[in-house]
Record summary
Transfer RNA from an Opitutales bacterium, 87 nucleotides, folded computationally. Its Rfam family is "tRNA". From the family's description: Transfer RNA (tRNA) molecules are approximately 80 nucleotides in length. By type it is a transfer RNA.

RNA sequence: GGAGAGAUGGCAGAGUGGUCGAAUGCGUCGCAUUGGAAGUGCGAUAAUCGGGUAACUGAUUCGAGGGUUCAAAUCCCUCUCUCUCCG
Numbered sequence: 001g002g003a004g005a006g007a008u009g010g011c012a013g014a015g016u017g018g019u020c021g022a023a024u025g026c027g028u029c030g031c032a033u034u035g036g037a038a039g040u041g042c043g044a045u046a047a048u049c050g051g052g053u054a055a056c057u058g059a060u061u062c063g064a065g066g067g068u069u070c071a072a073a074u075c076c077c078u079c080u081c082u083c084u085c086c087g
Base pairs, nucleotide, nucleotide: 001086002085003084004083005082006081007080010026011025012024018070027045028044029043030042031041032040033039046061047060048059049058050057051056063079064078065077066076067075
């Protein structure tokens, strides 16, 4: 230099145009069970910005930027980074 694969909540990882901030598992927190733990069951649990004393609430975010579409994590373009192969 060329080709291919990939980038999704704290971690892993599904989703392949529409009820998807997003399954599921792990982790973490709370409750129940226990003499106490472990295990198990149930529930909760992303970030940023704004409003609010607080509870809570609104908007945005799927590597970054742009495009297509009524609608994009998903399709197209450019760029960044990671892995593999070729030279």